[in-house]
RNA sequence: GGCCCCAUCGUCUAGUGGCCUAGGACGUCAGGUUCUCAUCCUGAAAACAGGGAUUCGAUUUCCCUUGGGGCUG
Numbered sequence: 001g002g003c004c005c006c007a008u009c010g011u012c013u014a015g016u017g018g019c020c021u022a023g024g025a026c027g028u029c030a031g032g033u034u035c036u037c038a039u040c041c042u043g044a045a046a047a048c049a050g051g052g053a054u055u056c057g058a059u060u061u062c063c064c065u066u067g068g069g070g071c072u073g
Stems, first nucleotide, its partner, number of pairs: 001072007010026004018056001028044005049065005
C1' cells in the first nucleotide's frame, strides 16, 4: 500500500428501517433492611465515534473520515 472486520451508558453487551422516550448484567448514587459493614430489596442517573447520502422515517442501509483489530504484498 491492498483487502476484510469492529466502534452503543464507567465496563461488557442486546438491537436486522417505525413497537426506541435505546433494553439487560456488573459498577455508581439514593432510600429501605442491619448495631455497623456486607448481603438482600426498591428506585435513579448514565450510551448509538464524526460528517454526508438514501428514505415519509436511520442505532439499523450506503459513502467518506477518525480510532482499533486481522490477513496479505

Transfer RNA from a bacterium, 73 nucleotides, folded computationally. It matches the Rfam family "tRNA". By type it is a transfer RNA. Its mean pLDDT, the model's own confidence on a scale to 100, is 82. It was read from a public genome assembly.